[in-house]
Context: one part of a larger RNA
RNA sequence: GAAUGAACGCUGGCGGCGUGCUUAACACAUGCAAGUCGAACGAUGAAGCCUAGCUUGCUAGGUGGAUUAGUGGCGCACGGGUGAGUAAUAUAUAGAUAACGUGCCUCUUAGUCUGGGAUAGCCAUUGGAAACGAUGAUUAAUACUGGAUACUCCUUCUCUUUAUAAUAAGAGUUGGGAAAGUUUUUCGCUAAGAGAUCGGUCUAUAUCCCAUCAGCUUGUUGGUAGUGUAAGAGACUACCAAGGCAAUGACGGGUAGCGGGUUUGAGAGGAUGAUCCGCCACACUGGUACUGAGACACGGACCAGACUCCUACGGGAGGCAGCAGUGAGGAAUAUUGCACAAUGGAGGAAACUCUGAUGCAGCAACGCCGCGUGGAGGAUGACACUUUUCGGAGCGUAAACUCCUUUUAUAUGGGAAGAUAAUGACGGUACCAUAUGAAUAAGCACCGGCUAACUCCGUGCCAGCAGCCGCGGUAAUACGGAGGGUGCAAGCGUUACUC
Numbered sequence: 001g002a003a004u005g006a007a008c009g010c011u012g013g014c015g016g017c018g019u020g021c022u023u024a025a026c027a028c029a030u031g032c033a034a035g036u037c038g039a040a041c042g043a044u045g046a047a048g049c050c051u052a053g054c055u056u057g058c059u060a061g062g063u064g065g066a067u068u069a070g071u072g073g074c075g076c077a078c079g080g081g082u083g084a085g086u087a088a089u090a091u092a093u094a095g096a097u098a099a100c101g102u103g104c105c106u107c108u109u110a111g112u113c114u115g116g117g118a119u120a121g122c123c124a125u126u127g128g129a130a131a132c133g134a135u136g137a138u139u140a141a142u143a144c145u146g147g148a149u150a151c152u153c154c155u156u157c158u159c160u161u162u163a164u165a166a167u168a169a170g171a172g173u174u175g176g177g178a179a180a181g182u183u184u185u186u187c188g189c190u191a192a193g194a195g196a197u198c199g200g201u202c203u204a205u206a207u208c209c210c211a212u213c214a215g216c217u218u219g220u221u222g223g224u225a226g227u228g229u230a231a232g233a234g235a236c237u238a239c240c241a242a243g244g245c246a247a248u249g250a251c252g253g254g255u256a257g258c259g260g261g262u263u264u265g266a267g268a269g270g271a272u273g274a275u276c277c278g279c280c281a282c283a284c285u286g287g288u289a290c291u292g293a294g295a296c297a298c299g300g301a302c303c304a305g306a307c308u309c310c311u312a313c314g315g316g317a318g319g320c321a322g323c324a325g326u327g328a329g330g331a332a333u334a335u336u337g338c339a340c341a342a343u344g345g346a347g348g349a350a351a352c353u354c355u356g357a358u359g360c361a362g363c364a365a366c367g368c369c370g371c372g373u374g375g376a377g378g379a380u381g382a383c384a385c386u387u388u389u390c391g392g393a394g395c396g397u398a399a400a401c402u403c404c405u406u407u408u409a410u411a412u413g414g415g416a417a418g419a420u421a422a423u424g425a426c427g428g429u430a431c432c433a434u435a436u437g438a439a440u441a442a443g444c445a446c447c448g449g450c451u452a453a454c455u456c457c458g459u460g461c462c463a464g465c466a467g468c469c470g471c472g473g474u475a476a477u478a479c480g481g482a483g484g485g486u487g488c489a490a491g492c493g494u495u496a497c498u499c
Stems, first nucleotide, its partner, number of pairs: 001499002004496001006495005013371006019364002021329001026327003030324003035074003040071002043068001048063007081282003090207008100199002105195008113147004123136005153176002157172005181187001208254003215245003220242008257279004261272004284305005307318004335361001337360003343357001344355004374404004385394003409436006418426001443488005448469003454483005464471002
């Protein structure tokens, strides 16, 4: 000098765009953050309309379909948060997969035949303080399920070909395996193939400090056979062999999410990993699996633990590292706001519903950028103040005063784009016009040298200053005040950290 997610002191006019718990991955009151589909299903059947009866505003029937607890489908594995763990099961780059998977989406081919039994809901009885149940009867489906059919699909065996021994491709063969309806079309369902997308696994290279960590290892290293997985593998099991790693740093300890980037620097390099983007890991702590195309699942389940809460003491409930917000910690970090109008996501045929993602608004000079606090003229060089050698000098064209302007401000009126037919939270916002009137708007640090900027008074090695050198003991340009000056400016200084 530059830089910061900064803090503190003094000060503070406006706007735009950003940013805002770096500490306790500490504990959390309250509200919201993941639902949706009645065009899968039984049930419930409001308003309205029609008809009949008449006690003239009520009954009965029909139509209608609002409404939803339940069964079922899809979603809840995305989006959002945090960085505890992790020094390699991570990340980055380049590859491999002849060792793999892939819901929704696109394309192609073929099909969608025929039966069955339940169950929730509802109804009845009933247990419990509650959470939540129990028993009986009964009912539907795109829920479940038997059979048929199905070339390539899976599987047994045989043959041929390829780079070959595993492997792959082709031909034949044994056994096995589908389906769901609704409707006016459409939309669905099943099997197979291809694509796209998203993943899984493996290899090489790179990736902090300590040798005051020197030896480490028994599923350990390899083989055979199996189990297991979507898939290779000591991943796991049995048997066999005795190997494997290490000063090119094994093993151990400490610290740490990684990268694109950010910052500094002429560069090399150093430091760093907030916001934004990609990947990973985690969801009170530890473990486990279920469902599913996908999880070993933040707002799912089970078990154990700590903590908090309710209880009729028998038993139950909970998880903000989602958005707000509270307490605590701390030098320190915001509103219990508005809207789904836009963009995107989930469901739905759609209308639409949901969406603290997102879009906006609020708070904070926290940062960057821009604008303003007036312009021109004006000397008797006014008054005050400071200083003085008492003549004067400085403040100083500065002020007053004259003329002008209106960025900004205030008031009134108009008023968008963002939306494509409709739909605008922002918002009567941005912006425009008119009027008023210099009107509403300057501080902070420093002035001994480094380092731009000097005098007076007070103090008297005291009080104090200080980044370094050093000032202060009676003429202090270094302390405190004043006048003057210098620098930066809605900021200026200080502190901390980095180069």

This is a predicted structure of a 499-nucleotide part of an RNA (small-subunit ribosomal RNA, 5' domain) from an uncultured prokaryote.
Model confidence (mean pLDDT): 82 of 100.